Predicted 3D model of a 395-nucleotide part of an RNA (large-subunit ribosomal RNA, domain III) from a marine eukaryotic metagenome. RNAcentral holds the full RNA, with entries from MGnify.
Context: one part of a larger RNA
C1' cells in the first nucleotide's frame, strides 16, 4: 500500500414491548413487504444427530454485533403381520461345479447360484409427545402359516396347458378428487354520507373394511364326439365334426347402504400454573367436560374405468405366483376342500435436512440434484400478473 475494496442476486422494513452488562439483528404483538408449478408440503438419493429441551453457554466458528444459532456443554428422541427392506422371482449383467482354452497368471462358459431399477399376501380414520407414529393409544378391519376339531373328498410335479404379460401415437365416451355457487348452522352491526338487508364473516368434515354390481369393456355359451400335436400321460391346452341355446360367463371406475347412536366440528361450561395492575378485579398456559349446522345443484381434471377402444410399423421383457391336467406313487392314513378354535408374524430401517446454510460444488458459495401433490381471480395453460394455505425478508 490501507481503515482502501469487499461483507456473496434490490423480496423492505418500521415502531411499540420483553430479555440482557450491552440490542438495527434474540422473542412476543402490530403494521408493511415478498414468493405462492414455489422462495408451500411429502418422498428418494445422498448427508448422519445436524432433530427436541419452560437446561446452561459466547472463547473460537457465523463476512458486523450476538442475549441467538445447523457453533460449546449436558441430558433426552426413532416402537410395525400391513409402509420399505429381508423373503418369494427373475431381468441387462456378475459368479460359476463339472467343462474347453492357456507356458502360468488367467480367460470363456454348462448345470447352478446371485442380482431390482420390474412382479409376488395384507390398514385405514381419528387422538396424542417438546422431539415417533398407516409404528403408540382409540375406533373399525385385512392377511398369512401352524395346530386341533368337526363335515365333505381323488389327491399328487422339479412335468404339460392357461394366466401372469406389458410397444408409440389418437379420439370419444362415463366417473371421481378437487373448485364454485346456493341452501343450512354460528357470531357480527360498522368512529366518514348510507347500510336489520337481496348485509357481513367463518363453517358446513367423514376412511379402510364389507354389502350391493351399475356406466362400460372382453368372450357367445353348454354338451358329445374325433386327433400324427402339447418329448411319457392326461378328464387339462389344442384341432376337426355334429347338437341344443341366446342373453349367459367374465371383468369393471363410480355411486348407493353399512362403518357412523361414533369421530370431528364454531363455540360454551369447570380447572386456574402464571402475570397484569387501580389490592379486588383483569387476562389466561394446561387439564376436564358439554357441542350447532354437517344438505342440494352445478362445473370438472394431465386422477380412475384402462393401455379398454382405434391407428401405426419399428411390432414392443422374464420367472415365480395363480388356476388347472395328469405321470410315478398313496389309498381311507396322508392329501385337498370348507367351517370353527387357539397360537403366531421374527430381523433390519423409521430422529431431522432433502431444488437445500445439513447432499455434490474447499465457504452458511446467485451453480447442480430424481419423484408424488397442484387452491382463487382473469387465461387455451403446469405460460403470465395478483393471492389463498403455507413459508420467508436473503446474517
Nucleotide at each position: 500500500a490501507a481503515g482502501u475494496a469487499a461483507c456473496g442476486u434490490u423480496a423492505a422494513u418500521a415502531c411499540g414491548g420483553g430479555u440482557g452488562a450491552a440490542a438495527a439483528c434474540c422473542c412476543c404483538g402490530u403494521a408493511c413487504g415478498c414468493c405462492g408449478a414455489a422462495a408451500g408440503u411429502c418422498c428418494a438419493a445422498g448427508g448422519u444427530u445436524u432433530c427436541c429441551u419452560u437446561g446452561c453457554g459466547c472463547a473460537a466458528u457465523g463476512u458486523u454485533a450476538a442475549u441467538c444459532a445447523g457453533c460449546g456443554c449436558a441430558g433426552g428422541g426413532u416402537u410395525a403381520g400391513u409402509c420399505g427392506g429381508c423373503c418369494c422371482c427373475u431381468a441387462a449383467g456378475g459368479c460359476g461345479a463339472g467343462g474347453c482354452a492357456g507356458a502360468a497368471a488367467u480367460g470363456c462358459g454348462u448345470a447352478g447360484u446371485c442380482g431390482a431399477u420390474g412382479g409376488g399376501a395384507a390398514a385405514c380414520a381419528g387422538g396424542u409427545u417438546a422431539a415417533u407414529a398407516u409404528u403408540c393409544c382409540u375406533g373399525u378391519a385385512c392377511u398369512u402359516u401352524a395346530u386341533g376339531u368337526g363335515g365333505u373328498u381323488g389327491c399328487g410335479a422339479u412335468g404339460g396347458g392357461a394366466u401372469g404379460a406389458c410397444g408409440g401415437a389418437g379420439a370419444a365416451g362415463g366417473c371421481u378428487a378437487g373448485g364454485u355457487c346456493a341452501g343450512c348452522c354460528a357470531g357480527g352491526u360498522g368512529a366518514u354520507g348510507g347500510a336489520u338487508a337481496u348485509c357481513c364473516u367463518g363453517g358446513u368434515u367423514u376412511a379402510a373394511g364389507c354389502u350391493u354390481g351399475u356406466a362400460g369393456g372382453u368372450a357367445g355359451g353348454a354338451c358329445g364326439u374325433u386327433c400324427u400335436g402339447g418329448u411319457a400321460a392326461a378328464u387339462c391346452c389344442g384341432u376337426g365334426c355334429g347338437u341344443c341355446u341366446a342373453u349367459u360367463a367374465c371383468u369393471g371406475a363410480g355411486g348407493a347402504g353399512u362403518u357412523a347412536u361414533g369421530a370431528c366440528g364454531a363455540u360454551c361450561u369447570c380447572u386456574g400454573a402464571g402475570g397484569g395492575c387501580u389490592u379486588g378485579c383483569c387476562c389466561g398456559a394446561u387439564g376436564a367436560g358439554a357441542g350447532a349446522a354437517g344438505u342440494g345443484a352445478u362445473u370438472a381434471a394431465u386422477g380412475c374405468c384402462a393401455c379398454g377402444c382405434u391407428u401405426c410399423c419399428u411390432a414392443g421383457a422374464a420367472a415365480a405366483g395363480u388356476c388347472u391336467c395328469u405321470a410315478a406313487g398313496c389309498u381311507u392314513c396322508a392329501g385337498a376342500u370348507c367351517a370353527c378354535a387357539u397360537a403366531g408374524a421374527a430381523c433390519c430401517g423409521u430422529a431431522c435436512c432433502c431444488c437445500a446454510a445439513a447432499c455434490c460444488g474447499a465457504c452458511a458459495c446467485u451453480g447442480g440434484u430424481g419423484g408424488a401433490c397442484a387452491a382463487g381471480u382473469a387465461g387455451a395453460g403446469a405460460a403470465u400478473a395478483c393471492u389463498a394455505a403455507g413459508g420467508c425478508g436473503u446474517u
Model confidence (mean pLDDT): 81 of 100.